Predicted 3D model of a 101-nucleotide RNA (Glycine riboswitch aptamer) from Aerophototrophica crusticola. Model confidence (mean pLDDT): 75 of 100. Lineage of the source: Bacteria > Pseudomonadota > Alphaproteobacteria > Rhodospirillales > Aerophototrophica.
[in-house]
RNA sequence: UCACCCCAUGCGGGAGAGACCGGAUAGCCCAUACGGGGUAUCCGGCGCCGAAGGAGCAACCGCCCCCGGAAACUCUCAGGCAAAAGGACCGCUUGGGGCAG
Numbered sequence: 001u002c003a004c005c006c007c008a009u010g011c012g013g014g015a016g017a018g019a020c021c022g023g024a025u026a027g028c029c030c031a032u033a034c035g036g037g038g039u040a041u042c043c044g045g046c047g048c049c050g051a052a053g054g055a056g057c058a059a060c061c062g063c064c065c066c067c068g069g070a071a072a073c074u075c076u077c078a079g080g081c082a083a084a085a086g087g088a089c090c091g092c093u094u095g096g097g098g099c100a101g
Base pairs, nucleotide, nucleotide: 002101004098005097006096007095008094010092011091012090013089018046020045021044022043023042024041025040026039028037029036030035047081048080049079053077054075055074056073060069061068062067
C1' cells in the first nucleotide's frame, strides 16, 4: 500500500398492511339558524403488516460432547398501516480498528 472483516459517518435506492369506526377537546371553512365539511391531539374498538428493536425454534458454524454463536424463518412485546418520518438490506465515499499475505 492493496485485498478481506468489523464499527461509525455522508449520499442514493429501499417493501408490506384501514387516509378504518366511534367518542372527547381545540381551531378553521360554509350557513339566518339547526347543522355540515376538513385538520390536529387524546381515548376506546376491530381488522391487518414485518424490513427499527426484541424474543423463540432451528438449519448451519466453532471442535466429538458440554458450551457458545446463529436467519430475511417464526411470534407480533414494541413498532407500523395517505403523505412525512422511520426502515432490514444493497451500492458508493470518508474515517477508525483488526487479521493474514